[in-house]
């Protein structure tokens, strides 16, 4: 000098994740409300099924016309704050939620050596949405960072090019073993 460990501090990928408030466009002239017309027995209480309560011949549902006219998820630039398994997706288990009971949808939390996925973009599906907008799952593609192999050039450091792996990963210091 080098190896190998470490619940130790930092760091880098880039159209890099992600949250939050305020704008802004979309949802949508839609739901809805009101008034009339037609019409004549159902219908509401988030999805099914099953109960239970409501409203309904003093006209309900649903349908047309006018007239007023939303929101919420999602979703753009910019800004702010956290960060680089950032974060999503599957899974398991507990809570929460509707008038009640079951499925199941939907929200919390934790498990993260339960599992996949470096990253981001494109194109095919599939699903979920109002969406052709974004999201998320499998396919495949070429970029792009990281580390090894191999060749090539270089005195090293490194740099092209090819091919393969993953982030439980690289890196750089420190601290510890082993060793010259």
């Nucleotide at each position: 000098a080098g190896u190998g460990a470490g619940u130790a501090u930092g760091g880098a990928g880039g159209c890099g994740c992600a949250a939050a408030a305020a704008c802004c466009a979309u949802a949508a002239g839609u739901a809805a409300a009101u008034a009339a017309u037609u019409g004549g027995a159902a219908g509401a209480g988030a999805a099914u099924g099953a109960g239970c309560u409501c409203u309904g011949u003093c006209g309900a549902u649903a349908a047309u016309u006018a007239u007023u006219g939303a929101a919420a998820g999602g979703g753009g630039a910019a800004u702010u704050u956290g960060c680089c398994g950032a974060a999503g997706c599957u899974g398991u288990a507990a809570g929460a939620g509707u008038c009640u009971c079951a499925u199941g949808a939907u929200c919390u939390u934790a498990c993260u050596u339960a599992g996949c996925u470096g990253g981001g973009u494109c194109u095919g599906u599939a699903u979920u949405g109002a969406a052709u907008a974004a999201g998320u799952g499998c396919a495949g593609g070429a970029c792009u960072g990281u580390c090894a192999u191999a060749u090539a050039g270089g005195a090293a450091a490194c740099u092209a090019u090819a091919u393969g792996g993953a982030g439980g990963g690289c890196u750089a210091u420190c601290u510890u073993a082993c060793g010259c």
The RNA shown here (Lysine riboswitch aptamer) has 180 nucleotides and comes from Pseudogracilibacillus auburnensis. The sequence is in RNAcentral, with records from Rfam. It matches the Rfam family "Lysine riboswitch aptamer". Rfam links the family to the GO term lysine biosynthetic process. The coordinates come from a structure-prediction model, not an experiment, and the mean pLDDT is 79. Taxonomically the source falls in Pseudogracilibacillus (Bacteria, Bacilli, Caryophanales, Bacillaceae).